[in-house]
Context: one part of a larger RNA
RNA sequence: CUGGGCGUAAAGCGCGUGUAGGCGGGCUAUUAAGUCGGUUGUGAAAGCCCAGAGCUCAACUUUGGAAUUGCAGCCGAAACUAGUAGUCUUGAAUGCCUGAGAGGAUGGCGGAAUUCCUGGUGUAGAAGUGAAAUUCGUAGAUAUCAGGAGGAACACCGGAGGCGAAGGCGGCUAUCUGGCAGUGCAUUGACGCUGAGAGGCGAAAGCGUGGGGAGCAAACAGGAUUAGAUACCCUGGUAGUCCACGCCGUAAACGAUGGAUACUAGGCGUUCGGAGUGUUAACCCUCUGAGUGCCGGAGUUCACGCAUUAAGUAUCCCGCCUGGGGAGUACGGUCGCAAGGCUAAAACUC
Numbered sequence: 001c002u003g004g005g006c007g008u009a010a011a012g013c014g015c016g017u018g019u020a021g022g023c024g025g026g027c028u029a030u031u032a033a034g035u036c037g038g039u040u041g042u043g044a045a046a047g048c049c050c051a052g053a054g055c056u057c058a059a060c061u062u063u064g065g066a067a068u069u070g071c072a073g074c075c076g077a078a079a080c081u082a083g084u085a086g087u088c089u090u091g092a093a094u095g096c097c098u099g100a101g102a103g104g105a106u107g108g109c110g111g112a113a114u115u116c117c118u119g120g121u122g123u124a125g126a127a128g129u130g131a132a133a134u135u136c137g138u139a140g141a142u143a144u145c146a147g148g149a150g151g152a153a154c155a156c157c158g159g160a161g162g163c164g165a166a167g168g169c170g171g172c173u174a175u176c177u178g179g180c181a182g183u184g185c186a187u188u189g190a191c192g193c194u195g196a197g198a199g200g201c202g203a204a205a206g207c208g209u210g211g212g213g214a215g216c217a218a219a220c221a222g223g224a225u226u227a228g229a230u231a232c233c234c235u236g237g238u239a240g241u242c243c244a245c246g247c248c249g250u251a252a253a254c255g256a257u258g259g260a261u262a263c264u265a266g267g268c269g270u271u272c273g274g275a276g277u278g279u280u281a282a283c284c285c286u287c288u289g290a291g292u293g294c295c296g297g298a299g300u301u302c303a304c305g306c307a308u309u310a311a312g313u314a315u316c317c318c319g320c321c322u323g324g325g326g327a328g329u330a331c332g333g334u335c336g337c338a339a340g341g342c343u344a345a346a347a348c349u350c
Stems, first nucleotide, its partner, number of pairs: 003322004007304002012318001014201002017198001021194003025088007033081002035077008049065006091191001092188005097182003103177007110154001115149007125136002162169002206247006215241002220236004258317006266295011299306002323350003332343004
C1' cells in the first nucleotide's frame, strides 16, 4: 500500500451553507508535466539464477552470462489525463410569464371553551370512584342568567393532503421575506458535483435575567388501594409549560437507508402545473412535468424485504464500522453559568 462492509447483524455525521482538497460536459489547435517507445550512462563486489571449468565426486572454489523490474540524460509519439488558447450548448445559473403551499419573521383582530371576580334566580347538596375518602358547600356551593378580567390553544375544513434542508409548521388578516414547480423565449457559457476543517440552524427537557400565569402539571401534600405502595386511581399543587433576550446542542434528531448524476418492465391512487380533442358548463379522456403513496417483475438480499422515491446497474466525493463486556467510561484537551456536550483509551475479563 492492498480487503470486506454500513435498512434490521458493528457501521450514514440531526440538517444546510461552504473553504482547502478530490472528481468533472462537447469540439478545435497547441504544449509535452503524467503516459508510451527507442537509445546512452549508471544501478560496486559477493550472493541468488543459467552455461562452463578446477579439487577423484560433492560441499566448496572459479570463469562468463543473465538479472538488478530503479534513476538520470538525449531522441521521438500525441490517443488518454493535465496545462494554455479559442469555441459550443445539452450540465448549471439568471430574467420575463404563470401556479400551489400550516415555509419563515413581526404587528393587529376573532369566536368557542376552561378558570376566576361581581350581581340576579334558587336550595342542599356538589365533585370524585371499581367502591370510597381526602376536597368544595347554609359565610349559600353545584345548576342557571347577565356583566367583567386574564392566559393559553385554535373545533369543523383536515385528507396515507400540503410546505420546509432538517428540527418542524395549522383561526383570520396586513407588512416584510426564503424556497419550489410549469411553459416558451431570451441571456451567461461548464460558471458543475462533493466537501476534511470552519461557521450557521437545530424537538423536548434544562439553565440565566425580566415579565406572565387560565388550564395542565414533574416535585410535594393528603385520600384510597395493597402484605407493603416512595406507584397505577382520586383531591389539591410548585417549578415548568407562555413571552422577550441570552445559553444549552442533545433525541428511536428514524426511511434506524449521506449527497449528486445517468440508466433499467409494469399496474392502481393522490397533490400541483402544462398541452390537446370533445362538451354550453361541470367534468371526462389522451399525452407530458414536478412531488407524494400502495402493489408488483427483472435484478438484488442470509432472510425479511427493496424494487424508476432502489436496498437494482454504474461513476464521483464525504462520513463511519472492524468480536462481547469494561465504555461512549477514565485520563488529557476543549466548549458550557451549571446540568453536561464533543473528542476518546487501557488494564482486566469472556
Molecule: small-subunit ribosomal RNA, central domain
Organism: metagenome